[in-house]
Molecule: transfer RNA
Organism: Candidatus Harrisonbacteria bacterium RIFCSPHIGHO2_02_FULL_40_20
RNA sequence: GCGCCCAUAGCACAAUGGAUAGUGUGUAUCCCUCCGAAGGAUGAGAUUGUGGUUCGAUUCCACAUGGGCGCA
Numbered sequence: 001g002c003g004c005c006c007a008u009a010g011c012a013c014a015a016u017g018g019a020u021a022g023u024g025u026g027u028a029u030c031c032c033u034c035c036g037a038a039g040g041a042u043g044a045g046a047u048u049g050u051g052g053u054u055c056g057a058u059u060c061c062a063c064a065u066g067g068g069c070g071c072a
Base pairs, nucleotide, nucleotide: 001071002070003069004068005067006066007065010025011024012023013022018055027043028042029041030040031039048064049063050062051061052060
């Protein structure tokens, strides 16, 4: 330099163009307990960025950024 793949919550992952973007784990508060662990209830927390297509984009397209792999 060229090609391919990936980017969603603290972490690990879902979501066939249409629902309030879900699950596990972690975390906060409360209950329980003499205290803690376990258990129970409730909550906070995310689509890498900029454009484009579309009535509608996490999803499709382009570019950029970051990461991984291959070729040279």